This is a predicted structure of a 78-nucleotide RNA (transfer RNA) from Pyrodictium delaneyi. It matches the Rfam family "tRNA". It is annotated as a transfer RNA. The prediction has a mean pLDDT of 82.
[in-house]
RNA sequence: GGGCCCGUAGCUCAGCCAGGAUAGAGCGCCGGCCUCCGGAGCCGGAGGUCCCGGGUUCAAAUCCCGGCGGGCCCGCCA
Repeated sequence: GGGCCCGUAGCUCAGCCAGGAUAGAGCGCCGGCCUCCGGAGCCGGAGGUCCCGGGUUCAAAUCCCGGCGGGCCCGCCA
């Protein structure tokens, strides 16, 4: 330098192919119930620039372009 994959909640991920209106799950966190207390269990809640910028569209996490970051492979120099 070239190719491919990945980036979504604090963590691990789904959703992307084939656009659809409020963006989800588990764990964790907070509060309540329960309990002598705690854990477990049950109930409720908070938490997001969907990596960034631009484009297409009535509508973009999703499609297109350019960047940034991470991983894998190939090549070049020595």